Notes
Predicted 3D model of a 187-nucleotide RNA (c-di-AMP riboswitch aptamer (ydaO/yuaA leader)) from Nocardioides soli. It was read from a public genome assembly, where an Rfam model found it. It matches the Rfam family "c-di-AMP riboswitch aptamer (ydaO/yuaA leader)". Gene Ontology terms of the family: regulation of gene expression and cyclic-di-AMP binding.
């Protein structure tokens, strides 16, 4: 994006008649195309974290070093990001606990472990953005959505080239001013 055209099997239906073939429409499924819409893919360009303690520098906005911890990335979509609360594995560890070893005071592995760190998920309340009030634009008002899911260590832009996709389900029907068409008018 989610339209349309063409064929070709199958199934029943309705039509002609030369009773077995031809037409016609509609359903499954499956090929090809046209529009549409997605990804992938050069040159030039673009791009190369987040956090905690510490030291140091300041225009006091941040900025460098160093040591721990934490985190792959990308697609489609209108679905992002803050903020409270909670948190599963996991990492740092003060402390107790005991095991071994042997130079009797060390040294190594077990087991729990407060406090810190970071956190995928859940929940709340906001929000960036989307949507609808049936020809259409403003402008007001009022109603919602703010998910999901797909690649699978990989993909920034990209000529040429290559590949995909073309569903499926709901939901809504006020006011003013305009423009457009239709109608005898009402609409």
């Nucleotide at each position: 994006a989610a339209u349309c055209c063409g064929g070709a099997u199958g199934c029943g239906c309705c039509g002609a008649c030369c009773u077995g073939u031809c037409g016609g429409a509609g359903c499954a499924c499956c090929c090809g195309g046209a529009g549409c819409c997605g990804g992938g893919g050069a040159a030039c360009c673009a791009u190369c974290g987040g956090u905690g303690g510490c030291g140091g520098g300041u225009c006091c906005g941040c900025c460098c070093g160093c040591c721990g911890c934490c985190c792959g990335g990308g697609g489609u979509g209108a679905a992002u990001c803050a903020c409270c609360g909670g948190a599963a594995g996991g990492g740092u560890g003060a402390c107790g606990g005991g095991a071994c070893g042997c130079g009797u005071g060390c040294g190594u592995g077990c087991c729990g472990g407060g406090a810190c760190c970071g956190g995928a998920c859940c929940g709340g309340u906001g929000u960036a953005g989307g949507g609808c009030a049936a020809a259409u634009g403003u402008c007001g008002u009022g109603c919602c959505c703010g998910a999901a899911u797909c690649c699978g260590u990989c993909a920034g832009c990209u000529c040429a080239c290559c590949c995909g996709g073309u569903a499926g389900g709901c939901g809504u029907a006020c006011g003013a001013c305009g423009u457009a068409c239709c109608g005898a008018a009402g609409g």